[in-house]
RNA sequence: GAUAGAGGUUGCGUUUUUCAGGAGUAAUUUUUCGGAUGCGGCAGGCGCAGAAGAGGGAAAAGGAAAGGGGAAGACGCCGAAAGAGCAGAUGUCCUGCAGGUCGGUUCUUGGGCAUACAGUUAAGAGCUGUGUGACUGUCAUCUCUUUUGGAGAUGGGGUGCUAUC
Numbered sequence: 001g002a003u004a005g006a007g008g009u010u011g012c013g014u015u016u017u018u019c020a021g022g023a024g025u026a027a028u029u030u031u032u033c034g035g036a037u038g039c040g041g042c043a044g045g046c047g048c049a050g051a052a053g054a055g056g057g058a059a060a061a062g063g064a065a066a067g068g069g070g071a072a073g074a075c076g077c078c079g080a081a082a083g084a085g086c087a088g089a090u091g092u093c094c095u096g097c098a099g100g101u102c103g104g105u106u107c108u109u110g111g112g113c114a115u116a117c118a119g120u121u122a123a124g125a126g127c128u129g130u131g132u133g134a135c136u137g138u139c140a141u142c143u144c145u146u147u148u149g150g151a152g153a154u155g156g157g158g159u160g161c162u163a164u165c
Stems, first nucleotide, its partner, number of pairs: 001165005008078001011077009028061006037049004041097005081109006088102003110136002113133008138156008
């Protein structure tokens, strides 16, 4: 340097079906009160609606969906993948900003769990980041034991570890 593997049955990711939830919420329609603004993410512009009654309040009818979650299955895998920064593409009426999606690149993270804070979200679910805690896998050093395996302590991290060439 190349190849092949292991960690976990809550390893990681994608996808299909189903269930809960979103929610009796939003859209829409009618009645009524009211009386001039409202909408296009924000600002400017430009449009659209509006005294043939805007926004808003009350009542009735009406009645969803998405992301995310649980369960089962399939597929691809073990930097699997996730996050942050940078530049690019894309799309939203135009410009700027914000935010979304896609791939590229640099850096960080061994893995899952619990917990505190922060962000996201309809949400006390979940996800993401940081800190803490024990657990687990692996390697190194030391000690104990003795059957070639195991136990304990400390420390490191996946560009690592094991096997073969």